Predicted 3D model of a 117-nucleotide RNA (SAM riboswitch aptamer (S box leader)) from Jeotgalibacillus salarius. The source organism's lineage runs through Bacteria, Bacillati, Caryophanales, Caryophanaceae and Jeotgalibacillus. Rfam family: SAM riboswitch aptamer (S box leader). From the family's description: The SAM riboswitch is found upstream of a number of genes which code for proteins involved in methionine or cysteine biosynthesis in Gram-positive bacteria. Its mean pLDDT, the model's own confidence on a scale to 100, is 83.

This record gives sequence, C1' cells and structure tokens, in this order.
RNA sequence: CUCUUAUCCAGAGUGGCGGAGGGAAUAGGCCCUGCGAUGCCCGGCAACCAACGAGUCAUACCUGAUUCGGAAAGGUGCUAAUUCCUACAGAUCCUAAAGUGGUCUGAAAGAUAAGAG
Repeated sequence: CUCUUAUCCAGAGUGGCGGAGGGAAUAGGCCCUGCGAUGCCCGGCAACCAACGAGUCAUACCUGAUUCGGAAAGGUGCUAAUUCCUACAGAUCCUAAAGUGGUCUGAAAGAUAAGAG
C1' cells in the first nucleotide's frame, strides 16, 4: 500500500510544554481558536486483540469455533461538535409546482482494530 471482517448517535482534563491556525481530502455549510486551539507529554476513557473465568458446538485425542462475564499490570486506539453536517442512490413527507426542503434506509469516502497478501 491492497484485500477481508467488525465497529463508528456512549465515554474521556479548570494539568504541563508550546505559540498559530485547526476541524482527513474536494466543494458547500457550520464550528473551534491568543479566555491559547491543532500538536506533544501527563492524566483520563473505552474494551478491538492478547490474557483470565464460565457455557455451547465440533473433534478419537491434541485442539478449534463461538457466546457471555469481570478486570485493565500487556499490544493498539480514542480523548469539541454523530466520522461536525451535506454531496451518490432509493423510499417517504410537505408543496399546485418548484425545492440548495424535512425524515428514514443504503452506498461511497474515511477512521480504528484484527487477519491475509
């Protein structure tokens, strides 16, 4: 970097450093920010993997798969706003129609984890 699977409306600071823009990319919107953002460190949150306990299934055995549970000393992750919102498709509502409209579902793109190449 590519592919597969799962998740993405919950949660997390009156700390230290630092000193200008930031919220992935494009466009539109809307926000955060010298009352110090983004970032880094510390702290915290969560529970994907690993570890632990219990059950179920498969297997001749070794073992494997799967569900639930608590914990958080291991590997990651996260720590403004739903992935901040919209963009594409479908359904539906409002309207005489239009509609940059409302709602829902799905997709795309993205993020994270685990696995494979």